[in-house]
Molecule: transfer RNA
Organism: Parcubacteria group bacterium ADurb.Bin247
RNA sequence: GGCCCCAUCGUCUAGUGGCUUAGGACGCCGGGUUCUCAUCUCGGUAACAGGGGUUCAACUCCCCUUGGGGUCA
Numbered sequence: 001g002g003c004c005c006c007a008u009c010g011u012c013u014a015g016u017g018g019c020u021u022a023g024g025a026c027g028c029c030g031g032g033u034u035c036u037c038a039u040c041u042c043g044g045u046a047a048c049a050g051g052g053g054u055u056c057a058a059c060u061c062c063c064c065u066u067g068g069g070g071u072c073a
Base pairs, nucleotide, nucleotide: 001072002071003070004069005068006067007066010026011025012024013023018056027045028044029043030042031041032040049065050064051063052062053061
């Protein structure tokens, strides 16, 4: 340098055009329980890498950029 794949809460991940208010687990915060901590339980917290395009409608499709991974030379 060519080609391919990936990027969603703090972390891991589901969602592949409208069904959802972007869901779950762990974490964190608060309440209950406990002498205290842990456990258990209830509630809360917080996300679509950036820009452009297509579409009535985009996390989802297309292009570019950025970052990561793989492969060929």